[in-house]
RNA sequence: CGGGGUGUGGCGCAACUUGGUAGCGCGGCAGCUUUGGGAUCUGAAGGUUGCGGGUUCAAAUCCUGCCACUCCGA
Numbered sequence: 001c002g003g004g005g006u007g008u009g010g011c012g013c014a015a016c017u018u019g020g021u022a023g024c025g026c027g028g029c030a031g032c033u034u035u036g037g038g039a040u041c042u043g044a045a046g047g048u049u050g051c052g053g054g055u056u057c058a059a060a061u062c063c064u065g066c067c068a069c070u071c072c073g074a
Stems, first nucleotide, its partner, number of pairs: 001073007010026004020057001029043003050066005
């Protein structure tokens, strides 16, 4: 320098193909239970989807520029 992949709650991942209320597990918090802790169960919280721009009634999703990480090649 060229090409590919990835970026979504604190962590690990879905949802993208087919645009239409962003979900699952773990973790944290509160409650139940216990002498206490752990485990189980219940409840609520936590995201404006890496950053801009565009298309659209509507964008995590489509188009485009950039950034970070990673792989391959030179």